This is a predicted structure of an 88-nucleotide RNA (c-di-GMP-I riboswitch aptamer) from a Deltaproteobacteria bacterium.
[in-house]
RNA sequence: ACUAGCAAAAGCCAAACCCGCCGCGAGGCGGGGGCGGAAAGCCACGGGUCUCUGAAUUAACCUGAAAUGAGACAGCCGGGUUGCCUGG
Numbered sequence: 001a002c003u004a005g006c007a008a009a010a011g012c013c014a015a016a017c018c019c020g021c022c023g024c025g026a027g028g029c030g031g032g033g034g035c036g037g038a039a040a041g042c043c044a045c046g047g048g049u050c051u052c053u054g055a056a057u058u059a060a061c062c063u064g065a066a067a068u069g070a071g072a073c074a075g076c077c078g079g080g081u082u083g084c085c086u087g088g
Base pairs, nucleotide, nucleotide: 002088003087004086005085012037013036017032018031019030020029021028022027035075041081042080043079045078046077047076048073049072050071051070052069057065058064059063
């Protein structure tokens, strides 16, 4: 440097759920918790999902669909980038 994660060790992260705070919301942060994770570190670049908004139009009169705009998710998939341990 490349490659693999069967076994081991040192550590690391932390789903659901509960509590507190923030946000209109998706969701975020802190504490508890532990389903899982070899990038479950980081980046919204491509796709995707979700939230708020709601033009024109249509159906309809409870409202639904939805362009646009603004956001969320890195623990949905791909891509980029950095990195621990061990084996080859």
It matches the Rfam family "c-di-GMP-I riboswitch aptamer". The literature on the family includes a 2007 paper in Nucleic Acids Res by Weinberg et al., "Identification of 22 candidate structured RNAs in bacteria using the CMfinder comparative genomics pipeline". Rfam's curators write: GEMM was predicted in a large-scale screen for bacterial structured RNA regulatory elements.